[in-house]
RNA sequence: GCCGAGGUAGCUCAGUUGGUUAGAGCGCAGGAUUCAUAAUCCUGAGGUCGCCGGAUCAUCCCCGGCUCUCGGUA
Numbered sequence: 001g002c003c004g005a006g007g008u009a010g011c012u013c014a015g016u017u018g019g020u021u022a023g024a025g026c027g028c029a030g031g032a033u034u035c036a037u038a039a040u041c042c043u044g045a046g047g048u049c050g051c052c053g054g055a056u057c058a059u060c061c062c063c064g065g066c067u068c069u070c071g072g073u074a
Base pairs, nucleotide, nucleotide: 001073002072003071004070005069006068007067010026011025012024013023019057028044029043030042031041032040050066051065052064053063054062
């Protein structure tokens, strides 16, 4: 350089042929329980879905470019 996969919450990841709410587990905060801690239960906060542009009435999802990570290849 070329080919492929990927970038969604602090971390690990899901997300159905484009439409109703962007989610789970862990973590974090508050509460319950306990003499207290842990465990357990309840509630909550936290996201410009990598960036820019395009197509569309409408996009995390389609198209193009860029960027970063991983693998392959010479």
The RNA shown here (transfer RNA) has 74 nucleotides and comes from a marine sediment metagenome. It matches the Rfam family "tRNA". By type it is a transfer RNA.